[in-house]
The RNA shown here (transfer RNA) has 76 nucleotides and comes from a Gemmataceae bacterium. RNAcentral holds the sequence, with entries from ENA. It matches the Rfam family "tRNA". Rfam links the family to the GO term triplet codon-amino acid adaptor activity. The coordinates come from a structure-prediction model, not an experiment, and the mean pLDDT is 82.

RNA sequence: GGGGCGGUAGCUCAGUGGUUAGAGCAGCGGCCUUAUAAGCCGCAGGCCGACGGUUCAAUUCCGUCCCGCCCCACCA
Numbered sequence: 001g002g003g004g005c006g007g008u009a010g011c012u013c014a015g016u017g018g019u020u021a022g023a024g025c026a027g028c029g030g031c032c033u034u035a036u037a038a039g040c041c042g043c044a045g046g047c048c049g050a051c052g053g054u055u056c057a058a059u060u061c062c063g064u065c066c067c068g069c070c071c072c073a074c075c076a
Base pairs, nucleotide, nucleotide: 001072002071003070004069005068006067007066010025011024012023013022018056027043028042029041030040031039049065050064051063052062053061
């Protein structure tokens, strides 16, 4: 330098144009227990890597850039 995959909640990941995004774990509160854990119920938490474009509408499609991983090429 070329190509591929990925970036969404604190973590691991779904969601793939349609009205303001979910799960599990973790956190907080309650129930239960002598108490802790487990179990059960509830709550909070993100505007989807950045900026543009297309569209009536973009996390989703397109472009450029940034970051991570992998492969290839080049080079001293």